Molecule: c-di-GMP-I-GGC riboswitch aptamer
Organism: Woeseia sp.
RNA sequence: CAUUGAAAAGGCAAACCUACUGAAAAGUGGGGGCGCAAAGCUACCGGUCUAAGGGGAUUUCCUAUGACAGCGGAGUUGCCAGAA
Numbered sequence: 001c002a003u004u005g006a007a008a009a010g011g012c013a014a015a016c017c018u019a020c021u022g023a024a025a026a027g028u029g030g031g032g033g034c035g036c037a038a039a040g041c042u043a044c045c046g047g048u049c050u051a052a053g054g055g056g057a058u059u060u061c062c063u064a065u066g067a068c069a070g071c072g073g074a075g076u077u078g079c080c081a082g083a084a
Stems, first nucleotide, its partner, number of pairs: 003084001004081002011036002016031006034070001040076003044073003047068003053063003
């Protein structure tokens, strides 16, 4: 330096509960502790969710300009350690 993540330090935090925001999906704070070596960041590609507004139509349908990075890919930055 590269691979790697065995042990250690430190980190993140699913479901669920709760307060607030939101039309919703969902987000943020607190509790919680399923998991995670990028579960840091970016909606660029695919995918998924929602449908306020708009369109169609007349309750049903379509649509992202709204979301998801803990769905996969890509890009980008990076802590600790050294068992192998």